[in-house]
RNAcentral holds the sequence, with entries from ENA. The RNA shown here (transfer RNA) has 72 nucleotides and comes from a Dehalococcoidia bacterium. It matches the Rfam family "tRNA". Rfam links the family to the GO term triplet codon-amino acid adaptor activity. It is annotated as a transfer RNA. The coordinates come from a structure-prediction model, not an experiment, and the mean pLDDT is 82.
C1' cells in the first nucleotide's frame, strides 16, 4: 500500500432512518447504632471529526483522525 471491523455519558453495551436508551458507577435522601446491603430520586451525551442525502441521521453515502485484525 491494500482489505475488513470498531469508535455512544466515568466504564461496559443497546438503539436496523422518526422522542439516544439500559447496566455499573457517581449524588441527593430514605433505612442502619455505623458502615455495607437495599429502595426512591436526581446529574451526566451537540453518537470521534469534516461534508453530503433526507421532512427528519447515532443509523445511509464520501473524506479524514483514532484503534483492532488480515494480506502483501
Nucleotide at each position: 500500500g491494500c482489505c475488513c471491523g470498531a469508535g455512544u455519558g466515568g466504564c461496559g453495551c443497546a438503539a436496523u432512518g422518526g422522542u439516544a436508551g439500559c447496566g455499573c458507577g457517581g449524588c441527593u435522601g430514605a433505612u442502619u447504632u455505623g458502615u455495607a446491603a437495599u429502595c426512591a430520586g436526581c446529574a451526566g451525551g451537540u453518537u470521534g471529526u469534516g461534508g453530503g442525502u433526507u421532512c427528519g441521521a447515532a443509523u445511509c453515502c464520501c473524506g479524514c483522525c483514532u484503534u483492532g485484525g488480515g494480506c502483501u